[in-house]
C1' cells in the first nucleotide's frame, strides 16, 4: 500500500403514513416521517411480483433496485 471478514465514527439513505402533483393502471416525483439498511448508491441482465391491452393465454408493452440473483462503482479509528 491492496483485498476480506467484523467493528466503531463522521455521516449517508429513506419503509408505513400524511399532503401536493402526474400517470388508464402499476406506479413516479416533492414536502413531512423514521420501519430499518454496510451498499437501502448505480445498472430492467435472469427470474418472482404487480399493472394494461387482448374473449382468453404460454403474447406484447410497462411498474417494482426496499422481492430474489447478477454486474459495477463507492466510506472505514481499531482487529
Nucleotide at each position: 500500500c491492496a483485498g476480506a471478514a467484523u467493528u466503531a465514527a463522521u455521516g449517508c439513505c429513506a419503509a408505513a403514513c400524511c399532503c401536493g402533483u402526474u400517470g388508464c393502471g402499476a406506479g413516479g416525483c416533492g414536502g413531512g416521517g423514521u420501519c430499518g439498511g454496510a451498499a437501502a448508491g448505480c445498472c430492467g441482465c435472469g427470474a418472482g411480483u404487480c399493472u394494461u391491452g387482448c374473449u382468453g393465454g404460454u403474447c406484447a408493452a410497462g411498474a417494482u433496485a426496499g422481492u430474489c440473483g447478477g454486474g459495477u462503482u463507492g466510506c472505514c479509528a481499531g482487529u

A computed fold for a 79-nucleotide RNA from Methylomonas subterranea, annotated as c-di-GMP-I riboswitch aptamer. It was read from a public genome assembly, where an Rfam model found it. Of the family's consensus pairs, 95% are formed in the model. Its mean pLDDT, the model's own confidence on a scale to 100, is 79. The source organism's lineage runs through Bacteria, Pseudomonadati, Pseudomonadota, Methylococcales and Methylomonas. Rfam family: c-di-GMP-I riboswitch aptamer. From the family's description: GEMM was predicted in a large-scale screen for bacterial structured RNA regulatory elements.